[in-house]
RNA sequence: CGGGGUGUAGCGCAGCCUGGUUAGCGCACCUGCUUUGGGAGCAGGGGGUCGUGUGUUCGAAUCACACCACCCCGACCA
Numbered sequence: 001c002g003g004g005g006u007g008u009a010g011c012g013c014a015g016c017c018u019g020g021u022u023a024g025c026g027c028a029c030c031u032g033c034u035u036u037g038g039g040a041g042c043a044g045g046g047g048g049u050c051g052u053g054u055g056u057u058c059g060a061a062u063c064a065c066a067c068c069a070c071c072c073c074g075a076c077c078a
Base pairs, nucleotide, nucleotide: 001074002073003072004071005070006069007068010027011026012025013024020058029045030044031043032042033041034040051067052066053065054064055063
């Protein structure tokens, strides 16, 4: 430099293809109960506007374009 992939809550992921009520799941975290306590179980709760920007649209995590970060392959020589 070229091609491809990934980016969504503290961590791991789904949702994207086929745009549409308040963006979800597991673990973790907080509160209460059970327990002498730890652990564990049960009930309830908090936390993200979806990598950044622009555009399309009545409406964008979802579509388009650019950029950023990370990962993979190639680009070299014989």
Transfer RNA from Candidatus Kapaibacterium sp., 78 nucleotides, folded computationally. Lineage of the source: Bacteria > Pseudomonadati > Eximiradiia > Kapaibacteriaceae (SeqCode) > Kapaibacterium (SeqCode). The sequence was found in a public genome assembly. Model confidence (mean pLDDT): 80 of 100.